Predicted 3D model of a 547-nucleotide part of an RNA (large-subunit ribosomal RNA, domain I) from Victivallis vadensis.
Rfam family: Bacterial large subunit ribosomal RNA.
Its mean pLDDT, the model's own confidence on a scale to 100, is 84.
Lineage of the source: Bacteria > Pseudomonadati > Lentisphaeria > Victivallaceae > Victivallis.
RNAcentral holds the full RNA, with entries from ENA and SILVA.
[in-house]
Context: one part of a larger RNA
RNA sequence: GGCACAUGAAGGAUGCCUUGGCACUAUCAGGCGAUGAAGGACGUGGUAAGCUGCGAAAAGCUUCGGGGAACUGCACGCGAGUUUUGAUCCGGAGAUGUCCGAAUGGGGAAACCCGGCUGGAGUAAUGUUCAGUCAUCCUUAACUGAAUCCAUAGGUUAAGGAAGCGAUACGUGGGGAAGUGAAACAUCUCAGUACCCACAGGAGAAGAAAUCAAAAGAGAUUGCGUCAGUAGUGGCGAGCGAAAGCGCAAGAGGCUAAACCGGUCGGUUUACUGACCGGGGUUGCGGGACUUCGAUAUGGCAAGCUGAAUCGAUAGCAGAAGGAACUGGAAAGUUCCGGCAUAGAGGGUGAUACCCCCGUAAGCGAAAUCGGUUCGAAGCCUGGAAGUAUCCCAAGUAGGUCGGGACACGUGAAACCCUGACUGAAUCCGGGGAGACCACUCUCCAAGCCUAAAUACUCGAUAGUGACCGAUAGCGUAUAGUACCGCGAGGGAAAGGUGAAAAAGCACCCCGGAAGGGGAGUGAAAAGUAUCUGAAAUCAUGUGUCU
Numbered sequence: 001g002g003c004a005c006a007u008g009a010a011g012g013a014u015g016c017c018u019u020g021g022c023a024c025u026a027u028c029a030g031g032c033g034a035u036g037a038a039g040g041a042c043g044u045g046g047u048a049a050g051c052u053g054c055g056a057a058a059a060g061c062u063u064c065g066g067g068g069a070a071c072u073g074c075a076c077g078c079g080a081g082u083u084u085u086g087a088u089c090c091g092g093a094g095a096u097g098u099c100c101g102a103a104u105g106g107g108g109a110a111a112c113c114c115g116g117c118u119g120g121a122g123u124a125a126u127g128u129u130c131a132g133u134c135a136u137c138c139u140u141a142a143c144u145g146a147a148u149c150c151a152u153a154g155g156u157u158a159a160g161g162a163a164g165c166g167a168u169a170c171g172u173g174g175g176g177a178a179g180u181g182a183a184a185c186a187u188c189u190c191a192g193u194a195c196c197c198a199c200a201g202g203a204g205a206a207g208a209a210a211u212c213a214a215a216a217g218a219g220a221u222u223g224c225g226u227c228a229g230u231a232g233u234g235g236c237g238a239g240c241g242a243a244a245g246c247g248c249a250a251g252a253g254g255c256u257a258a259a260c261c262g263g264u265c266g267g268u269u270u271a272c273u274g275a276c277c278g279g280g281g282u283u284g285c286g287g288g289a290c291u292u293c294g295a296u297a298u299g300g301c302a303a304g305c306u307g308a309a310u311c312g313a314u315a316g317c318a319g320a321a322g323g324a325a326c327u328g329g330a331a332a333g334u335u336c337c338g339g340c341a342u343a344g345a346g347g348g349u350g351a352u353a354c355c356c357c358c359g360u361a362a363g364c365g366a367a368a369u370c371g372g373u374u375c376g377a378a379g380c381c382u383g384g385a386a387g388u389a390u391c392c393c394a395a396g397u398a399g400g401u402c403g404g405g406a407c408a409c410g411u412g413a414a415a416c417c418c419u420g421a422c423u424g425a426a427u428c429c430g431g432g433g434a435g436a437c438c439a440c441u442c443u444c445c446a447a448g449c450c451u452a453a454a455u456a457c458u459c460g461a462u463a464g465u466g467a468c469c470g471a472u473a474g475c476g477u478a479u480a481g482u483a484c485c486g487c488g489a490g491g492g493a494a495a496g497g498u499g500a501a502a503a504a505g506c507a508c509c510c511c512g513g514a515a516g517g518g519g520a521g522u523g524a525a526a527a528g529u530a531u532c533u534g535a536a537a538u539c540a541u542g543u544g545u546c547u
Base pairs, nucleotide, nucleotide: 001546002545003544004543005542006541007540008539009538015532016497017496020469021468022466023465024464025463026462027461028460029458030457031165032164039100040099041098042055043054044053046078047077050074051073061094062093063092064091065090066089070082071081072080105114106113107112115134116133117132118131119130120129121128136162137161138160139159140158141157142156143155144154170201171199172198173197174196175195181188185235211218212217222249223248224247225246226245232240233239253450254449255448256394260279261278262277263276264275265274266273267272284428286393287392288391289390290387291386292385293384299381300380301379306376307375308374309373310372311371312370313369314368316364317363322337323336324335325334326333338355339354340344346358347357348356399423400422401421402420403419404418405417409435430445431444432443433442434441484491485490505531508519509518510517511516
């Protein structure tokens, strides 16, 4: 020095465990905010650095319920207290709630500085201090009021509203790429995607045919399945890609404008006309106005208010039945003899418990606040027939031309839809559509508005599930957006386990300066807080053997 074995050291794999995650299901909730949010700063405890709670009334105050013996959070100790005159704790409703933050009296380098007005405290007075109030914009109303007579602009005041945040979710609208694919690349594709902006709601959007269809008919919208990778479209390349119909889910229809009648105010040439309000009216086998006749009943209601009943949410109540022996540190194990079960889900307890504990099944419960359903009240809406002379039936609209866009459809034979420019009708003997266009036929009634449900999503609450993970996994976090890095936007960790019990954390002795070790003791076991198990690399010592 090699090899082997043994004993240790070092290290933290593996196994087992789970406080934490992940995915999903059902129900709920889907907003909070000038009555000051979200998020913070600073305070607040007897002792108090952090977290949690709270706000100068500060780990809390009041009240109404629940509950029933301990309590003063995580979090021990010491100290001091509270509590059956019902505390701590749980739930409902309130009070208080510094400063910043939309931040809103003015300013500002957020958590700071400086004010006005009204009232109070205090002072001889000032300083000081407390409460309230004072931003901007929009709408409405009143008052006031220039150039300029009436008027208008402007000004003042009051009332109501807005603002900001939120889940990187879902929705609608306005803008809108490129990497890529086409095996290059330009039309095309990716894609109206990502991203930006605005706005809304618990959903949103759409929506009651100027729709489809095809000689038969359907009857708002939305979503799903199918139709169908079909018809088409396409440097006819890459690709893109319907619709009707059928089957389901859901199901709901309404209100205006106009003609005509009336009222108020204004203009006025007193024929008329404009604005506003009320009635009327709402349709395509055309409807309505208008004229005549007739009716006064029936039925319906989706926003809001109110009452009752009932159900639910936010605390809870109650809840069956087991002992012994043995092994063991410990019984829930084994054996013996029993019991309950509308409860043998699950968790805990010194090993594996239906009958020990918490629970579970079935059942019960609310002073207060909130939500749903039903019913009622109020309120609102709702009717027929005949006649057809006249009137009305949504205008810079429909349509056209040019340029774009969007339709599965790339300009194509390119309809239909939207519109930047220029034009520009008709009123029922009217107008749109049926994929150039024409005829015939069929069908519908634009240029106003509203509308539940079926659909999309999940920051969150409650209950639950898993051929999901088990500490290099599972969220980045078994908690942490912490430590740390960066001027900043931003980036972003590592780190779990003694034991049943620490009211067993090793008294005492020895070596040592200490660390540490050896005894002794605790414990079932040292598992000894560098603590379960304790692999490998690596190191040390001892023994054997080889050279």